Predicted 3D model of a 530-nucleotide part of an RNA (small-subunit ribosomal RNA, 5' domain) from a metagenome.

[in-house]
Context: one part of a larger RNA
RNA sequence: GGAUGAACGCUAGCGGGAGGCUUAAUACAUGCAAGUCGAGGGGUAACAGGUCGUACCUUUGGUAUGAUGCUGACGACCGGCGCACGGGUGAGUAACGCGUACACAACUUACCUCCAAGAGGGAGAUAGCCCCGGGAAACUGGGAGUAAUACCCCAUAGUAUUCUUUUUGCGCAUGCAAGAAGGAUUAAAACUCAGGUGCUUGGAGAUGGGUGUGCGUCCUAUUAGUUUGUUGGUGAGGUAACGGCUCACCAAGGCGAUGAUUGGUAGGGGGCGUGAGAGCGUGAUCCCCCACACGGGUACUGAGACACGGACCCGACUCCUACGGGAGGCAGCAGUAAGGAAUAUUGGUCAAUGGGCGAAAGCCUGAACCAGCCAUCCCGCGUGCAGGAUGACGGCCCUACGGGUUGUAAACUGCUUUUUAUCUGGGAAGAAACUCAUGCGUUCACGCAUGACUGACGGUACCAGAAGAAUAAGCACCGGCUAACUCCGUGCCAGCAGCCGCGGUAAUACGGAGGGUGCAAGCGUUAUCC
Numbered sequence: 001g002g003a004u005g006a007a008c009g010c011u012a013g014c015g016g017g018a019g020g021c022u023u024a025a026u027a028c029a030u031g032c033a034a035g036u037c038g039a040g041g042g043g044u045a046a047c048a049g050g051u052c053g054u055a056c057c058u059u060u061g062g063u064a065u066g067a068u069g070c071u072g073a074c075g076a077c078c079g080g081c082g083c084a085c086g087g088g089u090g091a092g093u094a095a096c097g098c099g100u101a102c103a104c105a106a107c108u109u110a111c112c113u114c115c116a117a118g119a120g121g122g123a124g125a126u127a128g129c130c131c132c133g134g135g136a137a138a139c140u141g142g143g144a145g146u147a148a149u150a151c152c153c154c155a156u157a158g159u160a161u162u163c164u165u166u167u168u169g170c171g172c173a174u175g176c177a178a179g180a181a182g183g184a185u186u187a188a189a190a191c192u193c194a195g196g197u198g199c200u201u202g203g204a205g206a207u208g209g210g211u212g213u214g215c216g217u218c219c220u221a222u223u224a225g226u227u228u229g230u231u232g233g234u235g236a237g238g239u240a241a242c243g244g245c246u247c248a249c250c251a252a253g254g255c256g257a258u259g260a261u262u263g264g265u266a267g268g269g270g271g272c273g274u275g276a277g278a279g280c281g282u283g284a285u286c287c288c289c290c291a292c293a294c295g296g297g298u299a300c301u302g303a304g305a306c307a308c309g310g311a312c313c314c315g316a317c318u319c320c321u322a323c324g325g326g327a328g329g330c331a332g333c334a335g336u337a338a339g340g341a342a343u344a345u346u347g348g349u350c351a352a353u354g355g356g357c358g359a360a361a362g363c364c365u366g367a368a369c370c371a372g373c374c375a376u377c378c379c380g381c382g383u384g385c386a387g388g389a390u391g392a393c394g395g396c397c398c399u400a401c402g403g404g405u406u407g408u409a410a411a412c413u414g415c416u417u418u419u420u421a422u423c424u425g426g427g428a429a430g431a432a433a434c435u436c437a438u439g440c441g442u443u444c445a446c447g448c449a450u451g452a453c454u455g456a457c458g459g460u461a462c463c464a465g466a467a468g469a470a471u472a473a474g475c476a477c478c479g480g481c482u483a484a485c486u487c488c489g490u491g492c493c494a495g496c497a498g499c500c501g502c503g504g505u506a507a508u509a510c511g512g513a514g515g516g517u518g519c520a521a522g523c524g525u526u527a528u529c530c
Base pairs, nucleotide, nucleotide: 001530002529003528004527006526007525008524009523010522013381014380015379016378017377018376019374020373021339026337027336028335030334031333032332035081036080037079040078041077043074044073047072048071049070050068051067052066053065054064055063056062057061088292089291090290097217098216099215100214101213102212103211104210107209108208112205113204114203115202116201117200118199120154121153122152130143131142132141133140134139160185161184162183163182164181165180166179167178168177169176170175190197191196218264219263225255226254227253230252231251232250233249234248235247236246237245267289268288269287270286271282272281273280274279294315295314296313297312298311317328318327319326320325345371347370348369349368353367354365355364356363357362384415385414386413387412394406395405396404397403398402422466423465424464425463426462430457435452436451437450438449439448440447441446474519475518476517477516478515479500480499481498485514486513487512488511489510495502496501
C1' cells in the first nucleotide's frame, strides 16, 4: 500500500448493486416450511344447488323443518404418486472424503423417449361406516358387514430368469457376444367427456446413482514399530454388484525412515485476497461433491433412504398427567433466551422462474421473487454558481496609535432549479404461456393465426409541472519516518507513543486555541492476511 462476512469511537444528505450469528452442532414459546389426485374406490362429516314431504305466511312464491349422494364438490378412510427433490449446517472426517484421469468382461436407474409383444378367468379379505366396550389423555380392543388401479390364485409366455447339451466369433486373466436343441419358472387394472389416459413383459436410449484404481491432498520423530478379520487361500452366506463385506476351515502373512502407527488440527474443490511473478494466506456470499439432522444404534417401506419436519430401541433434557401412562426434537423461514466486540422482520405474493400431484381447471410451495432493518462493503450524485475590498466585524499572531492572517471567505448583487429534498399530476417493462373462444390445415386431441384472461413488487421506477439557495460536512493528523506551525496552559506532573522517542519553566511531540495538511458521507482505531 492492498484486502475484510468485521467490530469500536466521532459524524451522517440521497440513490443503485451486493452482503448480513465468523461465538454455543447451546436450549427453544408461537405460526408457517409437503402435499396432491373424486378421470382409482367405498362413500357423504361440512358448504352450495336440485327433487320429494310437512307446517306457516301476502299471490307468482317465500320462510322453517325433515328425507334423498341426485348434482357441484368434499372432512375422515382405502389406494396411487410425491415426501430420497428443494432448504439448513460444517459437528465428524487426513479418508478413494475431495480434485483429476481411467475402468466396471462386477452393477443399478421410478417418472421420460423409441421399439416389440400382451392384458383371458376367478377368489378371499380389510379400512371407512354401524354396534358394543377400555382409557384422564395419547390412543386402543371386540363384533357384524363392504369397495377398488389394494391383495391373492389359475391360464397364456419369450430375445426374461435358470439347468443340461452344443456351434461360431472375439478378447483383457477370470471370460464376453451371437445362435441352436430340450426341460423348468415368473405377468397384467382399469377409468373415461369414447378422443384417450393408465396397466404387464422384454429390448434400446436418456438421466441419476453405485463400485474399483493411478496421481495429488496440513503439522508432529519430544510418536518407531504396528496389525488378529489382521494379510492371503478354499468353501458358503449376503448384496443391484466385486470384495474378509460376513462366517467356517487352512496358511502366517500385511504395513513401515519413500515416515507405518500414535497424537494434534481440518469438511474438499471451482474459487477469493495479495503479489511483477514464483509463491504465501484463505475456503463467507454463488456453483459442484461429501457428511450430519438432540447424542448413539437398528432396520422397515420404496426405483432410490438406513430417511431434517418417517418408525423402533437406549441415553440426556423439556413438557402434560386423573400417577396408571404419554408427548417432543428450528444445523428449514421468521422469532425468543443465552453466549458474544458483533450480525436483520414472528412482513407480502405465488405475478414471474422452478418443483410435487393432477387429463385439466387448479391446489401446495418461508424454494423463489419482492418488500422491511443496518454507511457492513462497492459504485454514483449532491451539499450551489458568478460577481463582490473600506481587504468589514470578530478571532488569532506580532517588533502593537500600526501591521499580518482567517479572506472573495462573509455581508451584498445577480443567476440556476439539471441533480437532491418537498408538493401536484401522469405512469411502466417485467406477460407470455397454460386455459378459454373463433378460424384454418386433416380431427375438441397435433400445429398455426386472432382475440380474451392473469402483477406481490407498486401508484414503485420513470416522466411532466411548481416554488425556493432553498433540505444537506465531518473526521483524523501537523517532532522525524510523513503532507501540514504558532500562541497559551502544564512543569519527568498530567499525559502522548507504530518505531525512534517527547514532558524536570521559553514543549512545532502533553491539553486548549488560531492557522494549516490529508481524506470525505465518511474519517480514524483495533483485529487478521499478503
The coordinates come from a structure-prediction model, not an experiment, and the mean pLDDT is 84. Rfam family: Bacterial small subunit ribosomal RNA. The RNAcentral record of the full RNA draws on SILVA.